[in-house]
Order: sequence, then structure tokens, then C1' cells
RNA sequence: UUCCGUUCUCUAGCGCCUGGACUCGAUUGGACAUCGAGUUGACGAGGUGGGAACCCAUCGAAACACUCGGCGGGUGGUUCCCCGGUAUCCACGAUCGAAAGUGCGACCACAAACCGAGCCGGUGACGGCUCGACAAAACGGCGCACAGGUGGACUU
Repeated sequence: UUCCGUUCUCUAGCGCCUGGACUCGAUUGGACAUCGAGUUGACGAGGUGGGAACCCAUCGAAACACUCGGCGGGUGGUUCCCCGGUAUCCACGAUCGAAAGUGCGACCACAAACCGAGCCGGUGACGGCUCGACAAAACGGCGCACAGGUGGACUU
């Protein structure tokens, strides 16, 4: 330094590459084409009750033939079942998911890449490190409105 095995941790814009694009070499008078070897192929935030099925799976940043195209996966959505929460208690219903009734409104916080500067590796396409700024959704509590049913229990 490489390989194998075991254990632990992290990981969902997560993983992969036969298209495309780009680089180097061979070939060529020089190119195209062809062949070989490579590079690239989603920037973070956010998100999981369990199971099944289906589906184009939230939010912005950047860029502007490529964050293009393809495959797989996925904490998203809908439906069903189970479990759990919700007003004194229980069951069902309704409605949600351990931040656990719904809707609306305003308020509220934080990022990385791109880019610039400096450096490292590579013939190169590119890869890596350091420094510098700026989001939205969400969460949160606040305000308003709505829901708060059916049957029992208990108390008065």
C1' cells in the first nucleotide's frame, strides 16, 4: 500500500453508468470517424408509528445544451389494516402521527455549492482543502375561525 473477514458509526439530491458532453493517447498532412484509457453525471435545508399497494415524492440556492439522459433506492402523497394521541373517564366515530383536531394569517431561524481568493494532486478533462456571503419550506409559539359527535360511567 492492497485484499479478505468481523464490529461500530454515518448516509436519501442518496448510490450507480452501457447514452450524451468533455480530456488524453493511437490513427491522420490536419480534422471527422474509429479504437483504447479516463473525467463529469443534484448544492444544501428538511423529513420515518408498523405493514401492503399505487404515484411524476417537500423546500429553496445555483446554472442555462447538462442539477441532460438512464437504472436502482428513498423518511413524501393517497387508500386499506394494525398500533398510538386528541376535550373528566371508557368504547365507537371523526381527525391526526410520539412535534399526534383542522384551516387561515402574520412573526421567527439557519445552509452548502456556484462565485472570488489562496493552496494540494493530475499531461489534462477534473478532484480535494482553507477563507468570505446570501435562502425557502418547515419547526415554534402567537392571533382568529371551525370541529368538539353517538352511547355509557362518575359527579352535581
A computed fold for a 156-nucleotide RNA from a Chloroflexia bacterium, annotated as glmS glucosamine-6-phosphate activated ribozyme aptamer. The coordinates come from a structure-prediction model, not an experiment, and the mean pLDDT is 78. It matches the Rfam family "glmS glucosamine-6-phosphate activated ribozyme aptamer". Rfam classes the family as a riboswitch. Rfam's curators write: This entry contains a glucosamine-6-phosphate activated ribozyme that is found in the mRNA for GlmS. GlmS is an enzyme that uses fructose-6-phosphate and glutamine to generate glucosamine-6-phosphate. The ribozyme catalyses self cleavage of the glmS mRNA that is thought to regulate GlmS activity. It was read from a public genome assembly, where an Rfam model found it.